About this RNA:
Predicted 3D model of a 110-nucleotide RNA (TPP riboswitch aptamer (THI element)) from Flavisphingomonas formosensis.
[in-house]
RNA sequence: GACCAUUCCCCGGGGGGCCAUGAGGACAUGGCUGAGAGGCGGUUGAUCCACCGCGACCCGCCGAACCUGAUCCGGCUGACACCGGCGUAGGGAGGGAGCGGCCACCACCG
Numbered sequence: 001g002a003c004c005a006u007u008c009c010c011c012g013g014g015g016g017g018c019c020a021u022g023a024g025g026a027c028a029u030g031g032c033u034g035a036g037a038g039g040c041g042g043u044u045g046a047u048c049c050a051c052c053g054c055g056a057c058c059c060g061c062c063g064a065a066c067c068u069g070a071u072c073c074g075g076c077u078g079a080c081a082c083c084g085g086c087g088u089a090g091g092g093a094g095g096g097a098g099c100g101g102c103c104a105c106c107a108c109c110g
Stems, first nucleotide, its partner, number of pairs: 001103001003101002006098005011060004017032006024049002039054005066091003072085004
């Protein structure tokens, strides 16, 4: 110095679907898949159906967490989910300290 494993600290990225019923005011109840399906607080809004902070969860280059293509294509399902394709696609968020292993190199001693 490279690589591998591991601990701690700090930091960062991301999503929140489908169904039934009744309705609204950023909805309620129940069911499904899932790690997570908006838990808490707040803002704006009716020409609208959103946004912000915190939390839980997942993920950070060994990167299919997640986004784009995509209101995509095939299978399956009541629908989502799921399986295959697209996909060797295009993007995507990491620094510090410690400990151990291993390899290489350098120095010294015999």